[in-house]
C1' cells in the first nucleotide's frame, strides 16, 4: 500500500429500516449489630465524524477517522 471485520451507557454486548436494551458496575433504599451476600429502584446514550437515500437509518450508500487480523 491493498483486504477483510469492528466502532452503540463506566465496562462487556443486543436491538426485521418502524419508542435503542440486557448483565455487571455506579448511586440510592429494604434487609441487620455491622459488613458481604440478596432484594426492590433510579440516573446514565451526539449509536466514531461528515453527506446521501427513504415518509422513516444504530441498521442501506459514499467519504474520513481509529482499532483488530490477514496479503505485500
Nucleotide at each position: 500500500g491493498a483486504a477483510u471485520a469492528g466502532g452503540u451507557a463506566g465496562c462487556u454486548c443486543a436491538a426485521c429500516g418502524g419508542u435503542g436494551g440486557a448483565g455487571c458496575a455506579c448511586c440510592c433504599g429494604g434487609c441487620u449489630g455491622u459488613u458481604a451476600a440478596c432484594c426492590a429502584g433510579u440516573a446514565g446514550g451526539u449509536u466514531a465524524a461528515a453527506g446521501g437515500u427513504u415518509c422513516g437509518a444504530g441498521u442501506c450508500c459514499u467519504u474520513u477517522c481509529c482499532u483488530a487480523u490477514u496479503c505485500g
Notes: The RNA shown here (transfer RNA) has 72 nucleotides and comes from a Clostridia bacterium. Model confidence (mean pLDDT): 81 of 100. Rfam family: tRNA. It is annotated as a transfer RNA. Taxonomically the source falls in Clostridia (Bacteria, Bacillati, Bacillota).